Notes: Predicted 3D model of a 254-nucleotide part of an RNA (large-subunit ribosomal RNA, domain VI) from a bioreactor sludge metagenome. Rfam family: Bacterial large subunit ribosomal RNA. Rfam links the family to the GO terms ribosome and structural constituent of ribosome.
[in-house]
Context: one part of a larger RNA
RNA sequence: CGUUAGAAUCUUGAGGGAAUCGACCUUCAGUACGAGAGGAUCAAGGUGAGUUAACCUCUGGUGCACCAGUUGUCCUACCAAGGGCAUAGCUGGGUGGCCACGUUAGUAUUUGGAUAAACGCUGAAAGCAUAUAAGCGUGAAGCCAAUCCCAAGAUUAGGAUUCUUUUAAGACCCCGAGUAGACUACUCGGUUGAUAGCUCCUAGGUGUAAAUGCAGCAAUGCAUGUAGCCGAGGGAUGACUAAUAGGUCGUAAG
Numbered sequence: 001c002g003u004u005a006g007a008a009u010c011u012u013g014a015g016g017g018a019a020u021c022g023a024c025c026u027u028c029a030g031u032a033c034g035a036g037a038g039g040a041u042c043a044a045g046g047u048g049a050g051u052u053a054a055c056c057u058c059u060g061g062u063g064c065a066c067c068a069g070u071u072g073u074c075c076u077a078c079c080a081a082g083g084g085c086a087u088a089g090c091u092g093g094g095u096g097g098c099c100a101c102g103u104u105a106g107u108a109u110u111u112g113g114a115u116a117a118a119c120g121c122u123g124a125a126a127g128c129a130u131a132u133a134a135g136c137g138u139g140a141a142g143c144c145a146a147u148c149c150c151a152a153g154a155u156u157a158g159g160a161u162u163c164u165u166u167u168a169a170g171a172c173c174c175c176g177a178g179u180a181g182a183c184u185a186c187u188c189g190g191u192u193g194a195u196a197g198c199u200c201c202u203a204g205g206u207g208u209a210a211a212u213g214c215a216g217c218a219a220u221g222c223a224u225g226u227a228g229c230c231g232a233g234g235g236a237u238g239a240c241u242a243a244u245a246g247g248u249c250g251u252a253a254g
Base pairs, nucleotide, nucleotide: 001153005164006163007162008161009160010159011158015150016149017148018147023047024046025045026044027043033038050107051106052105053104054103055102059100060099061098062097066093067092068091069090070089071086072085073084074083075082076081111145112144113143118138119137120136121135170249171248172247173246174190175189176188177187178186195242196241197240198238199236200235201234202233204230205229206228211224212223213222214221215220
């Protein structure tokens, strides 16, 4: 821009894409078959491998949020307590998130249709024979559907419901954010508000802070004390801070 008034929400599916892998074990059965050695089809049940997707309850990794320990040095006058730098100084742990080595599910036990090779029925030409000439079947992980995803620019531009009949309905700018994200887009919210921050509580992490007292010559230990600190997750409360204010587009019918 088109889809012929403009919108919001929900859809149909022409068409396109993805997936459709594969071994072993048990029973049938040591049966059929075979002199024996050996050894099934069919059918039923089960378990890995490969592969695809989603997720983070568990296990584990990361985790320059966080907590603790510790070395050297400088600083806060000194002690104590802290801070800076040294690869994040080094070391031990680790929430959320992300992830696999983790978990769950799929990969039709399948079903239908048309077929390939192959195998048949009926059957003439050709009194026989012949699966073929007319006609009718069986038959594959392959083909067409069925499963999942995209999809009306499918110009054949589809359908349904609702809104607005005018500065309307609706949308955008702008702002707070994240289930989204390079930007944009998308999604939620914008005072008729819990969107983010802050405050409080908490799952959880670290592992018992400072200070004081006690014991010890001291290093240090013990008590107050599952302490202090943190808490990207969950919840609550309060509009306390910031989503203020404002602007733009959009007016068909001949």